This is a predicted structure of a 352-nucleotide RNA (Bacterial RNase P class A) from a Holosporaceae bacterium. It matches the Rfam family "Bacterial RNase P class A". The family's RNA type in Rfam is ribozyme. Rfam's curators write: Ribonuclease P (RNase P) is a ubiquitous endoribonuclease, found in archaea, bacteria and eukarya as well as chloroplasts and mitochondria. Model confidence (mean pLDDT): 77 of 100. The source organism's lineage runs through Bacteria, Pseudomonadati, Pseudomonadota, Alphaproteobacteria and Holosporaceae.

């Protein structure tokens, strides 16, 4: 110095005038009407609506069973999560990292096109041995993938035939909370993959949603008519069903019409946000200390002007400046970003 990995910040600022919404004092007043002062006033993703909640509302619970959706290795965390965080298999990469839909293929079913002799009820297309007879799957074809890989000995040629090493099963012992790891003994040994194919296994799980939802005022018609079935029963009740318990209530079906579109609340103190100490590798957590930071409703949060400040190009002038705008709230992942700045870690080269 270059290449590359990885997390991370920021993504304009003062100032001065003038204007717009909230809220608070103060003073008037048509009692939010006028005026003054003061103080806030769009993001790292506000987008996407993929997760998981908070909160609201639905007519309840307990036992069994059944379906249907999610989730998948181990441990932590957190209000939960399919999220983070550490780790442990596996793959890629020279490395430093990345990626991971990572539980079961000896419970069962099912699928590997074409190619090839076959792809599972496995046999033989070339080829090798042998006089035949018959014997081989070592060499070669094909294929993603062909009786486990490689070395060696042995053979008529040959093959776990036998032997060593690795794979692979079943076991012990050590080491770790686990998941897993190294090591030792047995076996010549089920022919593979695919479960993001049905499927088994283990966990969790009503439902609709701020156009939820409560109150207010105004107003019609707590509306009518027809037919069935009940009225000693029945039927509904947060996936089905089956038992107990609660608790509700006439049911079902056609046809005819009426009212309403306003107002305020929900609507910003919160699993709240910042700060070091202390535990913990970490995410992340108790104490303490500070601090309040938008609430519009056809939709506010801005406009001139001037200084300063990044980048491009230059003597200067001059140009430039990303993805992009709150509507319940909050923890996450995903997607988009001009520019500029920090860190730590790998690796080549030079120098000292």
């Nucleotide at each position: 110095u270059c290449a590359g990995a990885u997390g991370g910040u920021u993504g304009g600022a003062g100032c001065a005038u003038c204007g717009c919404u909230u809220c608070u004092u103060u003073a008037u007043u048509u009692u939010u009407u006028u005026a003054a002062a003061g103080a806030a006033g769009a993001g790292g993703a506000a987008a996407g609506u993929c997760c998981g909640g908070g909160c609201u509302c639905u007519u309840u619970g307990a036992a069994g069973g059944a379906a249907g959706g999610a989730u998948g290795c181990u441990g932590g965390u957190u209000a939960a999560c399919g999220g983070c965080c550490a780790g442990c298999g596996a793959g890629g990469g020279a490395a430093a990292c990345c990626u991971u839909a990572g539980g079961g293929a000896a419970a069962g079913u099912g699928c590997c096109a074409c190619a090839g002799a076959a792809a599972a009820u496995a046999u033989a297309c070339c080829g090798c041995c042998g006089a035949a007879a018959g014997g081989u799957a070592a060499g070669g074809g094909u294929g993603a993938a062909a009786u486990g890989g490689u070395g060696u000995g042995g053979u008529a040629a040959g093959a776990g035939c036998g032997c060593a090493c690795c794979g692979c099963g079943u076991u012990c012992u050590u080491g770790g909370u686990g998941a897993c790891a190294a090591g030792g003994a047995c076996g010549g040994c089920a022919g593979g993959g695919c479960a993001a194919a049905c499927c088994c296994c283990a966990u969790c799980c009503g439902g609709a949603g701020c156009a939820a939802g409560a109150c207010c005022a105004a107003g019609u018609a707590g509306g009518a008519a027809u037919g069935a079935c009940a009225c000693g029963a029945g039927g509904c009740u947060a996936u089905c069903c089956u038992u107990c318990a609660g608790g509700c209530c006439g049911u079902c079906a056609u046809u005819c019409g009426g009212g309403u579109g306003g107002g305020u609340c929900g609507c910003a103190c919160g699993a709240g946000c910042u700060g070091g100490u202390c535990a913990g590798c970490a995410a992340u957590g108790c104490a303490c200390a500070g601090c309040c930071u938008a609430g519009a409703u056809g939709a506010a949060u801005g406009a001139u002007g001037u200084u300063c400040g990044c980048c491009c190009u230059u003597u200067a002038a001059g140009g430039g400046a990303a993805c992009a705008g709150a509507a319940c709230c909050c923890g996450g992942c995903u997607u988009a970003u001009a520019g500029a700045c920090c860190a730590u870690c790998u690796g080549a080269u030079a120098u000292u």